[in-house]
Molecule: Lysine riboswitch aptamer
Organism: Bacillota bacterium
RNA sequence: GGGUGAGGUAGAGGAGCGGCUGACUAAUAGUAUCUACCGGGAUCUGGGGAAUGAUAUGAAAGGUGGGGAAAGGAGUCACCGCCGAAGUCUAAAAACCUUCCCGGGUUUUUGGACUGGGCCUGUAGUGAAUAAUUACAGGACUGUCACCGUUCAUGCCCGCAUAAUGGCCGGUGAAGCGCUAUCUCACUU
Numbered sequence: 001g002g003g004u005g006a007g008g009u010a011g012a013g014g015a016g017c018g019g020c021u022g023a024c025u026a027a028u029a030g031u032a033u034c035u036a037c038c039g040g041g042a043u044c045u046g047g048g049g050a051a052u053g054a055u056a057u058g059a060a061a062g063g064u065g066g067g068g069a070a071a072g073g074a075g076u077c078a079c080c081g082c083c084g085a086a087g088u089c090u091a092a093a094a095a096c097c098u099u100c101c102c103g104g105g106u107u108u109u110u111g112g113a114c115u116g117g118g119c120c121u122g123u124a125g126u127g128a129a130u131a132a133u134u135a136c137a138g139g140a141c142u143g144u145c146a147c148c149g150u151u152c153a154u155g156c157c158c159g160c161a162u163a164a165u166g167g168c169c170g171g172u173g174a175a176g177c178g179c180u181a182u183c184u185c186a187c188u189u
Base pairs, nucleotide, nucleotide: 001189002188003187004186005185006184007183008182009181010180011179014083016082017081018080019079021078022077023076024075025074033067034066035065036064037063038062043054044053047102048101049100050099086115087114088113089112090111091110092109093108094107095106096105097104116142117141119139120138121137122136123135124134125133126132144174145173146172147171148170149169151167152166153165154164
């Protein structure tokens, strides 16, 4: 000097990832809902049941008029955390929606599995939505590494050849527990 293994640190991919962060905006929506009247004549209150409450001093459906939201999701800007960033599926536990049961949903934690990344198309689901998102399938694009091939370059003068290294291009493959750089320790040469 090279190589291997373990651990640490710093980075790269770009229409890059995320946020119960803030402001504004569109839509949700003239919806839910409140109220007056009409209407109607016994139910309503929930996904289902029970309970509770309301109701002949008039329930529900429906109509007219006057008031009239919000949550989740989205966009722009700013800020924050980052590069398994993050996401999905599955199992368990807890809390909430909800007074109890069944069912369903949301959030958090732990374990396991999968996905390098964004985009487009189709189908299905969630959703008010043609927004967005999830799953599956397909398509090209892009980053990393490995292998193969053409080609170019590689201290000083000339020529030739070979090897190695690096660059462009083309092809194939793999996966982030990856890749690049660097430090420490151990081993090896």